[in-house]
Order: sequence, then structure tokens, then C1' cells
RNA sequence: UCAGAAAAGGGCAAACCCGGUGAAAGUCGGGGGCGCAAAGCCAUGGGUCUAAGGCCGGUUCCUGCGGCUAUGAUCGUCAGGCUGCCUGGA
Repeated sequence: UCAGAAAAGGGCAAACCCGGUGAAAGUCGGGGGCGCAAAGCCAUGGGUCUAAGGCCGGUUCCUGCGGCUAUGAUCGUCAGGCUGCCUGGA
């Protein structure tokens, strides 16, 4: 540096359940185990999710309704960047 996950040692942890947190998406902890050779880290580009706040509309009026919007979220969505155990090749 490239490839792989057979071996060895391991690691992470989906759905779901319980508790916390948040307006929500989500997230944290415990249980759980679908899977993952980076399912380690980074929100940089795209995608996706939410809409507290803001704006617009409608409405006799409205704290109720609809739409738009990220400064919020997602790295187990696709890329990109950084780092890493083992084995084999160069």
C1' cells in the first nucleotide's frame, strides 16, 4: 500500500421492551440481537426525516387547520475525509 474476513483474539449492536430527554425527528442508559471487515470517528457534498421558531394562506375570530423553511437530526442512506486489530500479496 492492496486485498480478504477462512483462522485467532475480539468489537459493535437492528427491530422490539423499560426508564430518561426533546416541540418533533431523534438521542442517552439498561435488556435484546437483525446484521456489520470499519455498523470506529467527522455533518464536508448529496439524500432523507422533523418544524420549536419564522413566513404565507384560510377562517367572523382563534391558542385549532394547511403549506413553506433548518439554525435541529440521521455516519446501520450514498459518497468523501481521518484512524484501526488480524491474515495474505506487493